Transfer RNA from Cordylochernes scorpioides, 71 nucleotides, folded computationally. The prediction has a mean pLDDT of 81. It matches the Rfam family "tRNA". Rfam classes the family as a transfer RNA. From the family's description: Transfer RNA (tRNA) molecules are approximately 80 nucleotides in length. The sequence is in RNAcentral, with records from ENA.

RNA sequence: GCAUCGAUGGUUCAGCGGUAAAAUGCUCGCCCUUCACGCGGGCGGCCCGGGUUCGAUUCCCGGCCGAUGCA
Numbered sequence: 001g002c003a004u005c006g007a008u009g010g011u012u013c014a015g016c017g018g019u020a021a022a023a024u025g026c027u028c029g030c031c032c033u034u035c036a037c038g039c040g041g042g043c044g045g046c047c048c049g050g051g052u053u054c055g056a057u058u059c060c061c062g063g064c065c066g067a068u069g070c071a
Stems, first nucleotide, its partner, number of pairs: 001070006010024003018054001025043006047063005
């Protein structure tokens, strides 16, 4: 330099164009003599810019970053 893949709460990861899911975490409460476990509530996210579309996390183009391969 070229190609492919990836990027989603603090972390790990789902999501076939129509209100973004779960686990874990943090926090509040319940339970318990206390802790842990358990139960319930709350908090917190689509890498950036543009395009297509009535509507984009999703499709297209470009960029930054990361991984792999080739040179």